[in-house]
RNA sequence: GCACCUGUGGCGGAACUGGCAGACGCGCUAGACUUAGGAUCUAGUCUCGAAAGGGGUGCAGGUUCGAUUCCUGUCAGGUGCA
Numbered sequence: 001g002c003a004c005c006u007g008u009g010g011c012g013g014a015a016c017u018g019g020c021a022g023a024c025g026c027g028c029u030a031g032a033c034u035u036a037g038g039a040u041c042u043a044g045u046c047u048c049g050a051a052a053g054g055g056g057u058g059c060a061g062g063u064u065c066g067a068u069u070c071c072u073g074u075c076a077g078g079u080g081c082a
Base pairs, nucleotide, nucleotide: 001081002080003079004078005077006076007075010026011025012024019065027045028044029043030042031041032040046055047054048053058074059073060072061071062070
């Protein structure tokens, strides 16, 4: 230098055909239980906002009524070739 793969909440990781993004798990917070803790159970847990609503998939654009998904550029990591 060329080709391919990967990038999504605090962490792992789904959504693969364009049609409700934050599934599910871990962790965390609150409560129940306990003398206390652990385990277990219940509820909550992306962000802004009083709410209505808005924003959010590495970053910046594009196509589309609609994009995690398709297209272009770019950044980072990995694999192969030279």